Transfer RNA from Desulfuromonas carbonis, 76 nucleotides, folded computationally.
Rfam family: tRNA. It is annotated as a transfer RNA. Gene Ontology term of the family: triplet codon-amino acid adaptor activity.
The RNAcentral record of the sequence draws on ENA and MGnify.
The coordinates come from a structure-prediction model, not an experiment, and the mean pLDDT is 80.
[in-house]
RNA sequence: GCCGCCCUAGCUCAGCUGGUAGAGCAACUGAUUCGUAAUCAGUAGGUCGUCGGUUCAAAUCCGAUGGGCGGCUCCA
Numbered sequence: 001g002c003c004g005c006c007c008u009a010g011c012u013c014a015g016c017u018g019g020u021a022g023a024g025c026a027a028c029u030g031a032u033u034c035g036u037a038a039u040c041a042g043u044a045g046g047u048c049g050u051c052g053g054u055u056c057a058a059a060u061c062c063g064a065u066g067g068g069c070g071g072c073u074c075c076a
Stems, first nucleotide, its partner, number of pairs: 001072007010025004019056001027043005049065005
């Protein structure tokens, strides 16, 4: 330098033939218990890496850009 993949909740990840975002764990509240843990019920939490474009509508399509991982190539 070239190619490919990844970036979504505090963490690990789903969701990418466009229709307005989810699960598990963690956190918090309640129930249960003499109390704790476990279990059960519920609550909160994300402008989907960033910027722009297309569209009635974008996590999803297009362009640019940042970061991470892997492969190939070069040694001027």